[in-house]
């Protein structure tokens, strides 16, 4: 120094031809239990790295930073 991929809730990750974002753990309450653990019921929590274009509308398309992983030299 080139070239790939990848950056979504505290944690692991869904989300494809662009239309107001999700699951599972994990946390709070609450039932059940003598108690806890499981089990079950509700429920909180996201500027979809970041700046810009494009669009009526972007987590999704373009461009460019940064940041993590992998190849080649």
């Nucleotide at each position: 120094g080139c070239c790939c991929a990848c950056g979504u809730a505290g944690c692991u990750c869904a989300g494809u031809c662009g239309g107001u974002a999700g699951a599972g753990c994990a946390c709070u309450u609450c039932g059940u239990u003598g108690g806890u653990a499981a089990c079950g019921a509700a429920g909180u929590g996201g500027u979809c790295a970041c700046c810009g274009g494009u669009u009526c509308g972007a987590u999704u398309c373009c461009g460019g930073u940064c940041g993590u992983g992998g190849g080649c030299u």
Molecule: transfer RNA
Organism: Candidatus Omnitrophota bacterium